A computed fold for a 78-nucleotide RNA from Sphingobium subterraneum, annotated as c-di-GMP-I riboswitch aptamer.
Of the family's consensus pairs, 95% are formed in the model.
Lineage of the source: Bacteria > Pseudomonadati > Pseudomonadota > Sphingomonadales > Sphingobium.
Rfam family: c-di-GMP-I riboswitch aptamer. Rfam describes the family as follows. GEMM was predicted in a large-scale screen for bacterial structured RNA regulatory elements. Genes associated with GEMM are involved in a diverse array of functions, including chemotaxis regulation, signal transduction, secretion and chitin.
It was read from a public genome assembly, where an Rfam model found it.
The coordinates come from a structure-prediction model, not an experiment, and the mean pLDDT is 90.
[in-house]
């Protein structure tokens, strides 16, 4: 330094659900909340899912905690 990922050590995030609140909507933000999470940090580049708007072709969303990819990053046991 890369790979890897401990019955290590310091610490991060925040699931369902509730209140508020944007928005047709999926869902997003704030506030409480933990089910988990070694990238649950970031990015829609491909794929799935999900929404709107079309007979359809498509277009435009959303989901990063559905998976691939990309990039960044915290500690050092086997």
């Nucleotide at each position: 330094u890369c790979c890897c990922g401990a019955c290590a050590a310091a610490g991060g995030c925040a699931a369902a659900c509730c209140g508020g609140u944007g928005g047709c909507g999926a869902c997003g933000c704030c506030g409480g909340g933990a089910c988990g999470c070694a990238a649950a940090g970031c990015u829609u580049c491909c794929g799935g899912c999900c929404u709107u708007g079309g007979a359809c072709a498509c277009a435009a969303g959303g989901u990063a905690g559905c998976g691939g990819g990309g990039u960044u990053g915290c500690c050092g046991a086997a």